[in-house]
Parts: sequence; C1' cells; structure tokens
RNA sequence: CCAGACGGUCGGAUGGCCGCGGGGGCGCAAGCCCUCGAGGAAAGUCCGGGCUCCACGGAAAUGAAGGUGCCGGGUAACGCCCGGCGGGGGCAACCCCAGGGACAGUGCAACAGAAAGCAAACCGCCAACCGGGCUUCGGCCCGCGGCAAGGGUGAAAGGGUGGGGUAAGAGCCCACCGCGGACGCGGCAACGCGGCCGGCACGGCAAACCCCACCUGGAGCAAGACCAAAUAGGGGCGGCACGCGGAGCCUUCGGGCGCCGCACUCGAUUUCCGGACAGCCGCCCGGGUCGGUCGCGUGAGGUGCCUGGCGACAGGCAUCCCAGAGGAAUGGUCAUCGCCGGUCCCGCAAGGGGCCGGAACAGAACCCGGCUUACAGACCGUCUGGCGUU
Repeated sequence: CCAGACGGUCGGAUGGCCGCGGGGGCGCAAGCCCUCGAGGAAAGUCCGGGCUCCACGGAAAUGAAGGUGCCGGGUAACGCCCGGCGGGGGCAACCCCAGGGACAGUGCAACAGAAAGCAAACCGCCAACCGGGCUUCGGCCCGCGGCAAGGGUGAAAGGGUGGGGUAAGAGCCCACCGCGGACGCGGCAACGCGGCCGGCACGGCAAACCCCACCUGGAGCAAGACCAAAUAGGGGCGGCACGCGGAGCCUUCGGGCGCCGCACUCGAUUUCCGGACAGCCGCCCGGGUCGGUCGCGUGAGGUGCCUGGCGACAGGCAUCCCAGAGGAAUGGUCAUCGCCGGUCCCGCAAGGGGCCGGAACAGAACCCGGCUUACAGACCGUCUGGCGUU
C1' cells in the first nucleotide's frame, strides 16, 4: 500500500433574532426574568421483568395448553449475554448451527431408478463347481448359476482408502480411518485422549406426531386510586295548593250540571267500588357521565476511578439530577466555521481562493433489560492474508 475479519464512537459546532412545551420567581394586570426540553434506535411490539387490578390461596403433586432444549456461568428475569464443547465453512483473522431422544410407539420418502427398508441384477463382470454338446485334448459353446468391484438413477443404494485374495467379486482376510462396546486417565460438565475387544450390525427425517426434562395464573397506565358540575333520573324531609276517582243526566262532543265518596280540619253519620304511593316549591343524601387530580419519573439511574473475574458481570467510593403530557412542545431563519461534491481562477507542484449545491434513518407518551429492523457520512482500536522497501 492492497484485500479482508472483529469490536467501538459520533451522527455537525458557535452566536443573534422569532416561536413552542414543563418547572420556578416577580408583577394588580399586560407581561418580564431564570432554568430544563428526544434517540441510538424514541421504531417493530417479538421475548423477559417492575408496577397495578382481578382470580386462587399451607406446601406439594397431576392434567390441559403454550414455550424452551449441548455444558458451565451471569442476571430481577429471559427465548438475552459471556466462556467452553461438538459439527460445518474459510489459507487465515474469524463466521454459522432449533445442537435432547430414531431398539417406547405411529408415520413419511414425490420424481427418477432394476431395487428405498425383514434390500436390489438395468447395463456390466465371471464361466471355477454341476449338467449337456463339440474338440486338433490346449480348450470352446450352451444351460443351471455366481458377483454389489465398475457404469447409470437418486437427497439417500447397507462403511471409506490401500493391499491380499478370487473364475469374477465381496470385511472373505489384513493395515489405517470411521463405527459400536465395556474400561482407564483428564475435565465441575458438555466432552476429549488412550490402549483393548467386536468385521460392521443398529440407515435418514422429531422446524412430522410423539417421548423425556424444565418453565409459565389472567389482564394491562384506556392498569388503578381520589375529587366531582349542569341536565335528567333515584331516595329522604318539610312547606304550599286544591282537587282526585266512580257511576248518572244533558251536549254543538269542546264540555257542562247536580249527586256521592275520599282529601282539605276535627267529630259524627254515610257509601257501588278503588285511590293520596298524585301536583308544585325548597333543602339534604347517594350513584354514574363531562371535567379535574394522582399514578408520572431518584431509577435493576448516568458519569469517573478503584478492586475481583478470561469474560458477561459483581462490589466499593466520589459526583450529577437529566423531557414529561394532554393526541402530544422539542422548531424556523440568518451569519461564521467545519465536512462532502461540482465548476472556475492562481500556481511547475504541494496547495490557496471564488461561486453553486448537499448532509441520513427517524421521533418519547407508565417504566426498565434484551432481540430484530432502518440509517447519508465521518472516525478510532485490535487482528489476518498478500505485495514492496529497509
């Protein structure tokens, strides 16, 4: 210098003017002053918690449904993170993996192919044994057959490579690798290493049902708590007013007339029957709605240093207070500087100057820990491979 791997940081700066939201102060008021005011993802709402209400309630066990799934650790918890193990990829740095169980059972494998689950002869190889024929006696041909080494099909064809062996072949035999078994050693463990035994069987799929182990009560700040208007309606008390019902007669069908009973006050009398629980006004009580207040930001908090740990993280000390809310403020503009691109001028060049343009994704709404997704551009650190120079 080129190519690459991993981790991290920032995501314009300063000032003026105008404007917006929260808090505080001054002022009779108008208004003025001070102070604070988005993110690394505030996003998706996919996991896990805090908090609140509801349900259940000694502990535990079982079942349903859902989830998780190598081992050890971290954490409030997790499906997250860290460190390992095993498998796969890369020359390497490093990256990827839903990574328990396939002798508990059920099931699946399209197409192709001769054959796909107690394997299989399409092409091919062989002609030793047995039977027959021919023979120049060397052998040749046919049949019965033998073979999983080669070709072909497939995601997958019942270990691989090499040698021996054979008619040709084959774990048929041998060595190494793989596989299985018990053992020894190392490791907390996953697992690794070693020699021994076994010629090799017990194939694949569990992100198919299933089995095993472990985890999980439900709803969510529109949770929930408090205050509480007008109007309407409910209940209680008090006052006022006079009418209410029944049948009868008349009618221009609107009503009118008298009678009786009850009530208006008590007493008596009376009765075709029922009814004072009706109307108006005032006061009080309680529930809901509109509305208001709280929940609501001192928190598993931020920053710095030290200690322990490989690390995730934990502990200690110091320091800081850092948006809050309600359909929702956090903006606009100008100037200067910085960055990037284009173009022009000066200069041999390094470089300097002018003009024009550009600068992402997005945006809190109860809070926190993760994951995932989006993101113009700029920067830093560690490491790997290659080339060059010394």
Bacterial RNase P class A from a Rhodospirillales bacterium, 390 nucleotides, folded computationally. Rfam family: Bacterial RNase P class A. Rfam classes the family as a ribozyme. Rfam links the family to the GO terms ribonuclease P activity, tRNA processing and dimeric ribonuclease P complex. The source organism's lineage runs through Bacteria, Pseudomonadati, Pseudomonadota, Alphaproteobacteria and Rhodospirillales.